[in-house]
RNA sequence: GGGCCGAUAGCUCAGCUUGGAGGAGCGUUCGACUGAUAAUCGAAAGGCCGAGGGUUCAAAUCCCUUUCGGCCCA
Numbered sequence: 001g002g003g004c005c006g007a008u009a010g011c012u013c014a015g016c017u018u019g020g021a022g023g024a025g026c027g028u029u030c031g032a033c034u035g036a037u038a039a040u041c042g043a044a045a046g047g048c049c050g051a052g053g054g055u056u057c058a059a060a061u062c063c064c065u066u067u068c069g070g071c072c073c074a
Base pairs, nucleotide, nucleotide: 001073002072003071004070005069006068007067010026011025012024013023020057028044029043030042031041032040050066051065052064053063054062
């Protein structure tokens, strides 16, 4: 220098192919249960979907540029 993959909740990751209401587990908080704690059950809070731009009535999703990380080639 070139190619490919990844970035989404505090953490680990789905969702992207085929645009149409942002999800799960763990964690946190509250409640139930217990003599009490843990476990278990229920609920709630928690998101500029890496950044900028474009297309579109509508973008996490499609297109372009770019940042960071990983792998491969040179």

A computed fold for a 74-nucleotide RNA from Nitrososphaerales archaeon TH1920, annotated as transfer RNA.
Its mean pLDDT, the model's own confidence on a scale to 100, is 86.
Its Rfam family is "tRNA". From the family's description: Transfer RNA (tRNA) molecules are approximately 80 nucleotides in length. Its family is annotated with triplet codon-amino acid adaptor activity in the Gene Ontology. It is annotated as a transfer RNA.
Lineage of the source: Archaea > Thermoproteati > Nitrososphaerota > Nitrososphaeria > Nitrososphaerales.